[in-house]
Molecule: glmS glucosamine-6-phosphate activated ribozyme aptamer
Organism: bacterium HR29
RNA sequence: GUCACUGGUCAAGCGCCUGGUCCGCCGCCUCCGGCGGCGGAUGACGAGGAGGGAGCAGCAUCGAACCACUCGGCGGGUGGCUCCCCGGCGUGGCACCGUCGUGAGGUUCCUGACAAACCAGCCUGGGCAACCGGCUGACAAAGCAGGGGCCGUGUGCUGGC
Numbered sequence: 001g002u003c004a005c006u007g008g009u010c011a012a013g014c015g016c017c018u019g020g021u022c023c024g025c026c027g028c029c030u031c032c033g034g035c036g037g038c039g040g041a042u043g044a045c046g047a048g049g050a051g052g053g054a055g056c057a058g059c060a061u062c063g064a065a066c067c068a069c070u071c072g073g074c075g076g077g078u079g080g081c082u083c084c085c086c087g088g089c090g091u092g093g094c095a096c097c098g099u100c101g102u103g104a105g106g107u108u109c110c111u112g113a114c115a116a117a118c119c120a121g122c123c124u125g126g127g128c129a130a131c132c133g134g135c136u137g138a139c140a141a142a143g144c145a146g147g148g149g150c151c152g153u154g155u156g157c158u159g160g161c
Stems, first nucleotide, its partner, number of pairs: 014075004019071001020042010045063003051085006086101005092158005105151008119137005125132002
């Protein structure tokens, strides 16, 4: 240094990188530059999102920034669908059916709030550099928050008033 095992910690625009791009060093060449090797840098900015289990597919909501790029690749993910369990609602109980997920039936409309990066300035910040970090300054949308409309408010048996 590598591999294996064990334990702990760390995450969801989250993790990683063999493409691409950029930087440095060395070498070569047809020498305004190009090619190769080695090493490094970059590679999603926040808001929002979880009943339990299994499976399936695969860019899984919302805007901000940018246009070598948040491009490309791999993995994962609170999203989607199917089934089962549990739970809510459908005016007591049981079963079934429907529909949702604990603020728990569907649908539609209106109103409202807040961010980080980018950028700019500063830092005798780290690094030869690419680039990374810190401080200060502003602005979003939504399936986020709040308020309405419309529709639904079952089937069978049974109980009480």